Record summary: Predicted 3D model of a 502-nucleotide part of an RNA (small-subunit ribosomal RNA, 5' domain) from an uncultured bacterium. The coordinates come from a structure-prediction model, not an experiment, and the mean pLDDT is 88. Its Rfam family is "Bacterial small subunit ribosomal RNA".
Context: one part of a larger RNA
């Protein structure tokens, strides 16, 4: 010099893009952040109407709303960096050892039947969360049988590739499916089984991937093998057995530190340093274990267990997890609104309308960066008045002010007023941006420095004192080094310092 998620200090006129707890993965008050579907179902509640009927009233129909059952979703999306030195990530490649809901394409099917449990009804136990017991009831909820294009799984053939057992075809027995709703219909949404795509994962693998040897030996499920168990899959992953193996100075083992790349930053590189925002992977969800559902989870806003903290509680018991978004306390030098919208773009349910969405757009707040723009412009010497120097002659601050003319970016105030919204309406933002008129120099300059390094000097206080200071070094009576003042010098809405990195 460059740089930063920064801070502190003096000061601060605006816009635009960005960016904002780097400490205590401390602990949370409040609310809000995952619902949705009545065109899967049976009820319940409103409204409103039709038909018998004097009416009670019995029997439909339509609309709305909705706890229950029952699909989908909830594993996406958003937080955060604790662990973790590892196949964790990065890169190659491998899976003849594998899965895969919704979505596309292709083939084929949807016959009968049966019993349940919610919702409601009654009882009842409980403070409360919460339940028990009868009794009834539906379905795309479960179940049996029928079919088998199809799969699967066994003994067999036929077979090609290849390191290698695969796959393909092929006889024979087994075994194994399904659900209905919308519509007057046409149809259209869905159901099963199979094959193949995309598209997404699992695991496997070469090579890379900080410090310390004042860590030198480590290792019993170790390491290998044989039969089995699991798993979608290989595999000491788990079991029995059996055999002594396996790593390691090309650094095992142990310890200390860290999430990792694209990148960023710095340098001419070559390398140093650095993982904050945004994009990929990982890993975590109050600590520590577990399984359960499911196509996927050992599952932030789900379960059980145990802890350890808080709350409520009739003392019998129960509740809870902000590393979502917002906010509080604490901590700390230090980091913001309990905002506005689903109008856009995305997602989730739905045929749809729609709903839901603190993802997302936006707005607030902060010079916390980056860039941009303005604090006026021309003219003006009796170089006024003052300040400061001073040989007292004069220098200087000085075209600088006043003054004369003129402009309005900006500011104010009035009007018009958007695009974002693809064939009509439909805009949080935002009466914003833009544009137009008026008005008036009006609303707008500070910082550090001035002995050398380094661009910039005089005068007073003051006297090894106050104090200064990045190094060198200044102050002991004339101090361009302390402090004031005038002056210069560099930057400037910023200027210093303070910390880190090259």
């Nucleotide at each position: 010099g460059g740089a930063u998620a920064a801070a502190c200090g003096c000061u601060g006129g605006c816009g635009g893009c960005g960016u904002g707890c780097c400490u205590a993965a401390u602990a949370c008050a409040u609310g809000c952040a995952a619902g949705u579907c009545g065109a899967a179902c049976g009820g319940a509640g409103g409204u409103u109407u039709g038909u018998a009927g004097c009416a009670a009233u019995a029997c439909g129909g339509a609309c709305c709303u909705u706890a229950g059952u029952g699909g989908c979703g909830a594993a996406u999306g958003g937080g955060u960096g604790a662990g973790u030195a590892a196949c964790g990530c990065g890169u190659u490649g491998g899976u003849g050892a594998c899965c895969u809901g919704c979505c596309c394409c292709a083939a084929a099917g949807a016959g009968g039947g049966g019993g349940a449990c919610a919702a409601c009804a009654g009882c009842u136990c409980g403070a409360a969360a919460g339940g028990g017991c009868u009794g009834c009831u539906a379905a795309u909820a479960c179940c049996c049988c029928a079919u088998g294009u199809g799969g699967u799984u066994g003994u067999g053939g036929u077979g090609u590739u290849u390191a290698g057992a695969a796959a393909a075809c092929u006889c024979c027995a087994a075994c194994u499916a399904a659900a209905g709703g919308a519509g007057c219909a046409a149809u259209c949404c869905g159901c099963u089984u199979u094959g193949g795509g995309a598209g997404g994962g699992g695991c496997c693998u070469g090579c890379g991937u900080c410090c310390c040897a004042u860590c030198a030996g480590c290792u019993a499920g170790u390491u290998g093998g044989u039969a089995g168990g699991g798993u979608a899959a290989c595999g000491g992953c788990c079991c029995a057995c059996c055999a002594a193996g396996g790593c390691u100075a090309c650094g095992a083992c142990g310890g200390g530190u860290a999430g990792g790349g694209g990148g960023c930053c710095u340098g001419a590189g070559a390398g140093g340093g650095u993982g904050g925002c945004c994009c990929c992977c990982c890993a975590c969800a109050c600590u520590g274990g577990c399984a359960c559902u499911g196509a996927a989870a050992c599952a932030c806003g789900g379960g059980c267990c145990a802890g350890a903290c808080a709350c409520c509680u009739a003392c019998g018991g129960g509740u809870g997890g902000c590393a979502g978004c917002a906010g509080u306390a604490g901590g700390g030098a230090a980091u913001a609104u309990u905002g506005c919208a689903c109008a856009a773009u995305g997602g989730g349910c739905g045929a749809a309308a729609g709903c839901c969405u603190g993802a997302u757009g936006c707005a607030g707040c902060a010079a916390c960066g980056c860039c941009g723009c303005g604090u006026g412009u021309a003219c003006g010497a009796u170089g006024a008045a003052g300040g400061c120097c001073u040989u007292c002659g004069g220098g200087u601050c000085g075209u600088a002010a006043a003054g004369u003319a003129c402009u309005u970016u900006u500011u104010g105030a009035g009007g018009a007023g958007a695009c974002g919204a693809g064939g009509a309406a439909g805009g949080a933002c935002g009466g914003u941006a833009u544009c137009c008129u008026c008005a008036g120099a009006a609303u707008a300059a500070g910082g550090a420095u001035c002995g050398g390094c380094u661009a910039a000097c005089u005068a007073c206080g003051u006297g090894c004192c106050a104090g200064c200071a990045g190094c060198c070094g200044c102050g002991g009576u004339a101090a361009c080094a302390c402090g004031u003042a005038g002056g210069a010098u560099c930057c400037a809405a910023g200027c210093g310092u303070u910390a880190u990195c090259c």